[in-house]
Context: one part of a larger RNA
RNA sequence: UGACGGGGGCCCGCACAAGCGGUGGAGCAUGUGGUUUAAUUCGAUGAUACGCGAGGAACCUUACCAGGGCUUAAAUGCCUAUUGACGAUACCGGGAAACCGGUAUUUUCUUCGGACAAUUUGCAAGGUGCUGCAUGGCUGUCGUCAGCUCGUGCCGUGAGGUGUCAGGUUAAGUCCUAUAACGAGCGCAACCCCUGUUGUUAGUUGCCAAUCUCUUAUGAGGGGGACUCUAGCAAUACUGCCGGUGCAAACCGCGAGGAAGGUGGGGACGACGUCAAGUCAUCACGGCCCUUACGUCCUGGGCUACACACGUGCUACAAUGGUGGGGACAGAGGGAAGCCACUGCGCGAGCAGGCGCGGAUCUUGAAACCCCAUCCCAGUUCGGAUCGCACUCUGCAACCCGAGUGCGUGAAGCUGGAAUCGCUAGUAAUCGCACAUCAGCCAUGGUGCGGUGAAUACGUUCCCGGGCCUUGUACA
Numbered sequence: 001u002g003a004c005g006g007g008g009g010c011c012c013g014c015a016c017a018a019g020c021g022g023u024g025g026a027g028c029a030u031g032u033g034g035u036u037u038a039a040u041u042c043g044a045u046g047a048u049a050c051g052c053g054a055g056g057a058a059c060c061u062u063a064c065c066a067g068g069g070c071u072u073a074a075a076u077g078c079c080u081a082u083u084g085a086c087g088a089u090a091c092c093g094g095g096a097a098a099c100c101g102g103u104a105u106u107u108u109c110u111u112c113g114g115a116c117a118a119u120u121u122g123c124a125a126g127g128u129g130c131u132g133c134a135u136g137g138c139u140g141u142c143g144u145c146a147g148c149u150c151g152u153g154c155c156g157u158g159a160g161g162u163g164u165c166a167g168g169u170u171a172a173g174u175c176c177u178a179u180a181a182c183g184a185g186c187g188c189a190a191c192c193c194c195u196g197u198u199g200u201u202a203g204u205u206g207c208c209a210a211u212c213u214c215u216u217a218u219g220a221g222g223g224g225g226a227c228u229c230u231a232g233c234a235a236u237a238c239u240g241c242c243g244g245u246g247c248a249a250a251c252c253g254c255g256a257g258g259a260a261g262g263u264g265g266g267g268a269c270g271a272c273g274u275c276a277a278g279u280c281a282u283c284a285c286g287g288c289c290c291u292u293a294c295g296u297c298c299u300g301g302g303c304u305a306c307a308c309a310c311g312u313g314c315u316a317c318a319a320u321g322g323u324g325g326g327g328a329c330a331g332a333g334g335g336a337a338g339c340c341a342c343u344g345c346g347c348g349a350g351c352a353g354g355c356g357c358g359g360a361u362c363u364u365g366a367a368a369c370c371c372c373a374u375c376c377c378a379g380u381u382c383g384g385a386u387c388g389c390a391c392u393c394u395g396c397a398a399c400c401c402g403a404g405u406g407c408g409u410g411a412a413g414c415u416g417g418a419a420u421c422g423c424u425a426g427u428a429a430u431c432g433c434a435c436a437u438c439a440g441c442c443a444u445g446g447u448g449c450g451g452u453g454a455a456u457a458c459g460u461u462c463c464c465g466g467g468c469c470u471u472g473u474a475c476a
Base pairs, nucleotide, nucleotide: 001476002475003473004472005471007470008469009468010467011466012465013464015460016459019423020422021421022420023419026315027314028313029312030311031310032309033308034306035305042053043052064301065300066299067298068297069296070295077123078122081119082118083117084116087106088105089104090103091102092101093100094099108115109114126290127289129288130287131286135284136283137279138278139277140275142273147186148185149184150183151182152181153162154161155160166177167176168175192267193266194265195264197235198234199233200232201231202230203229207224208223212221213220238261241255243254244252317416321375322374323373324372325371326370327369334363335362338357339356342353343352344351345350382413387408388407389406390405391404392403393402429452430451431450432449433448434447435446
């Protein structure tokens, strides 16, 4: 100087407390461990691994396994030698395919050096092989915590200190005052984006108040720019104002006006560093290793196994509910090998026609909710696992191993031990919708979007993590 303390002081954080909802019990989905296997490819492992890399494993992907092939090779640059085409079309034999062997037709330019191609020789290629403890880049975490430093000066023999401490204050090393310090940098904040209010500009594909027309009563048409909206520009919030507290200042609490009040709400943004943290399997790269194989092609299998253990989720155990019928209201996003109105067929998944739309125009219909009816507390009209039969769709192909539909079947489960998690407001809870990936889909995942919409916070004694000052230390 740090680190640590079941030392002290001060202060924060859904850290506790106060509340609401879960997990842990059940079934299933998914990831992991373990076990099994020819293989169950590899990585990630307290917090900071485990719906993670993977934002799509039937083949492909694919790295794994079995078997069958190739060896200048699946792709690329150059060299040696030989040949003339290379290629295209049709086809035969073997084969699971890859591949091996073969037939027929057609077919170059030339400055004669060659171009181009095949075969061949070599350099080289190739490796998801090893090392993340050789590395770059990127990332997690402490932590959006308020810290981390420097120049000059001063103090100390020196390591170092001071500044950065003290008194207030703040979300903040934020600001003020004091001060052997005076300044500065990286962080904080602000500048950026979305959202909340208003004005203005502009009115199509959006809108329709007034006036006119048509109608099967639909802004449909003429028309209009008022309103909504769209999207550019601008305004607005700054403790600016009033009074109060504070010696003063910073500031704090209250009030007015205001759409919004003291950082208005949300996002992006992550200091010096820590964990030899993670990644050589995104990529790049040093070293090592393989080179008729640790490279590469193909068929099939595996990554989907299953006594079990754990994590994360979905669906439930019901009446604030289930079922049947009727009625209403979003936002955001996608769309051409696409989204699909509408019509017909089918109980349905869907199929057959077919309008519109590269889209403020078409696709476009939300569910919880409301009304009516029914069920009457049961393992039930709860719950839907599992299994049987018959189908639909995608795709070369659904046996291993896809999703969906109809009928039947109707398991566990009656609110979950010890323990443990999330959340402070348009939040939790609850309800659906969309998108990426994508032929299809094992999505209950992820990322967004809107609808309905709470409870509680006395407080900081305690648990956990953190910040500042101080103290002790046999630790570095």
Molecule: small-subunit ribosomal RNA, 3' major domain
Organism: uncultured Mesonia sp.